Predicted 3D model of a 112-nucleotide RNA (SAM riboswitch aptamer (S box leader)) from Hymenobacter polaris. Of the family's consensus pairs, 91% are formed in the model. It was read from a public genome assembly, where an Rfam model found it. Rfam family: SAM riboswitch aptamer (S box leader). About the family: The SAM riboswitch is found upstream of a number of genes which code for proteins involved in methionine or cysteine biosynthesis in Gram-positive bacteria.

[in-house]
RNA sequence: GAUUUAUACAGAAGCGGCGAGAGAAUAGGCUCGUUGACCCGCUGGCAACCCUCCCUUCACGUGGAACGGUGCCAAUUCCUACCUCGGCCCACCGGCCGGGGGUAUAUAAACC
Numbered sequence: 001g002a003u004u005u006a007u008a009c010a011g012a013a014g015c016g017g018c019g020a021g022a023g024a025a026u027a028g029g030c031u032c033g034u035u036g037a038c039c040c041g042c043u044g045g046c047a048a049c050c051c052u053c054c055c056u057u058c059a060c061g062u063g064g065a066a067c068g069g070u071g072c073c074a075a076u077u078c079c080u081a082c083c084u085c086g087g088c089c090c091a092c093c094g095g096c097c098g099g100g101g102g103u104a105u106a107u108a109a110a111c112c
Stems, first nucleotide, its partner, number of pairs: 001112001003110006013043005021032003026081004044073003049069002052065003056061001077104001082101008
């Protein structure tokens, strides 16, 4: 880096450093940021994907713990964009609201 599977409306602080942007890509919004964001470091925490242990089950699964391996600690993956269904408005074009499914992204594990 590719592929597969699962999950993504929950949750989680402080200090130090840096110095202007940041929120994946492109676009439109919106939000955060010199009251110092983003990013990096230390401490702390959240969580339960893998490992380990316990309970339960014929089995898959479900429930619990949290050492270790990752991950994460603004806003739903911040919202939308592609397809589709429903409702409302409209002479038409089209618009608004809601639901479902994709694509992409992120994380974990397996494997190449």